[in-house]
């Protein structure tokens, strides 16, 4: 250099002018000063905060699961172990338990869990040809028949065999000897694996000794068990202030007249009296009720409301996550929901190019809603820092 691993950091900036929110000041204008993120996002986990139920046990259900350690707190996070992947840097990993139980395994394939013989191997052992001895029997004779051998050969009926082919994700530990008819933990080393010491580590785990011939395939992201852990609802939580209407409680006033009545009510006049039409007078409508005050509760308004497991600088322990003391800073707070628009200048970046310059002009995801911690998910681009690199160049 060039290709790469992991990690941090920015996300355009100065000025003017006109708006929108808040906050200080003010009667009230005016004026100052603030005003989106790294993920405000998914709402997928922890929590603060608040209301609401809650003697104590189980039972069901959700969930989390290698160890340690941080933390309010977690399913996060650091550090370590185990396993997998890469030459490496590193990076992935729902990483309890399959020798309590039930199930499940598609196609293929002989056989898929008290396995299985398709092809190969063998045929030791029992049968079968065939041959050779040996005994015996028939027959003049050639020959011949039976019987019997710890002889032999061949073919592979019965049978053995899990080495080796061949299916499959996965074939009942592996891999060499040795054994054998062939084989095979049948036997042996050594790996692996099960039991007990032990040695190192708080542990997970790791290394080594003894014994043991193997019994214990796979799936728990099937059911299942084991250990833990969990009451519900969300700021539309919750408090407070309270308008009209329409109910409910208390008090005060008034309930005349006429007619029916089962005495609960019903009807009916519009002159006196009563109510509404702001008051009076005149008309109209009604016909028992009105007025006042007290709760509840809508609508609206305040409030929770942004000082906070805050942010920035170094110091100190820690390997670190992260803790502790000190300093110094105030930094959105809407609510039918503000954070915007226009102008120039500067820079970053794209393109063109006759390298003098020109020409686009901030141009990735995206937008707060009680609040914090984190997880994932989206992003145009730039910067710095540390490491690594086989069979890459210099």
């Nucleotide at each position: 250099g060039g290709g790469g691993u992991g990690g941090a950091u920015c996300a355009g900036g100065g000025c003017g002018c006109c708006g929108c929110u808040g906050c200080u000041u003010u009667c009230a204008c005016c004026a100052g000063c603030a005003g989106a993120g790294g993920a405000a996002a998914g709402u997928c986990c922890g929590g603060a905060c608040u209301c609401c139920a809650c003697a104590g046990g189980g039972c069901a259900g959700u969930g989390a699961g290698c160890c340690a350690g941080g933390u309010a707190a977690c399913g996060c996070c650091u550090g370590g172990g185990c396993g997998g992947g890469g030459u490496g840097a590193c990076c992935c990993g729902a990483c309890g338990g399959a020798a309590a139980g039930u199930g499940c395994a598609a196609c293929a394939g002989a056989g898929a869990a008290u396995a299985g013989a398709c092809c190969g191997c063998c045929g030791a052992u029992g049968g079968c040809u065939c041959c050779c001895c040996a005994g015996a029997g028939g027959g003049a004779a050639a020959c011949u028949u039976c019987u019997g051998g710890c002889g032999g050969a061949g073919a592979u009926c019965a049978g053995g065999u899990a080495a080796g082919g061949g299916u499959g994700a996965a074939a009942c530990g592996g891999c060499g000897g040795g054994g054998u008819a062939a084989g095979a933990g049948c036997c042996c080393a050594c790996c692996g694996c099960c039991g007990c010491g032990c040695u190192g580590g708080c542990a997970a785990c790791a290394g080594g000794g003894c014994g043991g011939g193997c019994a214990u395939g796979g799936u728990a992201a099937a059911c299942c068990c084991c250990u833990c852990a969990c009451g519900g609802a969300g700021c539309a939580a919750g408090a407070c202030c309270a308008a009209a209407u329409a109910g409910g409680c208390u008090g005060g006033c008034g309930u005349g007249c006429c007619c029916c009545u089962u005495c609960g009510g019903g009807g009916g006049a519009g002159u006196c009296g009563g109510a509404u039409c702001g008051g009076c007078c005149c008309g109209a409508u009604c016909g028992a009720g009105c007025c006042a005050g007290c709760g509840g509760g809508u609508a609206g308004g305040u409030u929770g409301c942004u000082u906070g497991a805050g942010g920035c600088c170094a110091g100190c322990a820690g390997u670190g996550a992260u803790g502790c003391g000190g300093g110094u800073c105030c930094c959105a707070g809407a609510g039918g929901a503000a954070u915007g628009g226009c102008g120039u200048c500067c820079u970053c970046c794209u393109c063109c190019u006759u390298c003098g310059g020109g020409a686009g002009c901030a141009g990735a995801c995206a937008g707060a809603a009680u609040c914090c911690g984190g997880c994932u998910u989206a992003c145009c681009g730039a910067u710095c820092c540390a490491c690594c690199c086989g069979g890459c160049c210099c």

The RNA shown here (Bacterial RNase P class A) has 394 nucleotides and comes from a Holophagaceae bacterium. The source organism's lineage runs through Bacteria, Pseudomonadati, Holophagae, Holophagales and Holophagaceae. The prediction has a mean pLDDT of 75. The sequence was found by an Rfam model in a public genome assembly. The model forms 95% of the base pairs in the Rfam consensus. Rfam family: Bacterial RNase P class A. By type it is a ribozyme.